[in-house]
RNA sequence: CGCUUAUCAAGAGCGACCGAGGGAACAGGCCCAAUGACGUCCGGCAACCUCCCGCAAUCGGGAACGGUGCCACAUCCUGCAGAAUGGCUUUCAUUCUGAAAGAUAAGUC
Numbered sequence: 001c002g003c004u005u006a007u008c009a010a011g012a013g014c015g016a017c018c019g020a021g022g023g024a025a026c027a028g029g030c031c032c033a034a035u036g037a038c039g040u041c042c043g044g045c046a047a048c049c050u051c052c053c054g055c056a057a058u059c060g061g062g063a064a065c066g067g068u069g070c071c072a073c074a075u076c077c078u079g080c081a082g083a084a085u086g087g088c089u090u091u092c093a094u095u096c097u098g099a100a101a102g103a104u105a106a107g108u109c
Base pairs, nucleotide, nucleotide: 002108003107004106005105006104007103008102013042015041016040017039021032022031023030026079027078028077029076043071044070045069048067049066050063051062052061053060054059075101080098081097082096083095084094085093086092
């Protein structure tokens, strides 16, 4: 890198340092940012792996020392397909469902 499975609208600092872009990539939109974003450290959140109890269990409850992860905005929104409603010839707008892409975990070649 590829494949499989699960999850992705909850949660997380009036701290320190740094100093210009940042919200994955492309396009369109919308935002964050010198009242300091992004990043790093500390701090925190959560509970995938882990541990304990119950259990038939892939379930329920609890813990958080350890391996990860995460801490603006739904994965910030849309992009493809279908449906409903409005407009109604089409283009189009809104909502819902699914897919694709992505992220994270665990496993696997």

Predicted 3D model of a 109-nucleotide RNA (SAM riboswitch aptamer (S box leader)) from Anoxybacillus sp. B7M1. The same sequence occurs in records of 2 taxa. The sequence is in RNAcentral, with records from Rfam and Ribocentre. The organism belongs to Anoxybacillus, within Bacteria. Its mean pLDDT, the model's own confidence on a scale to 100, is 83. The model forms 97% of the base pairs in the Rfam consensus.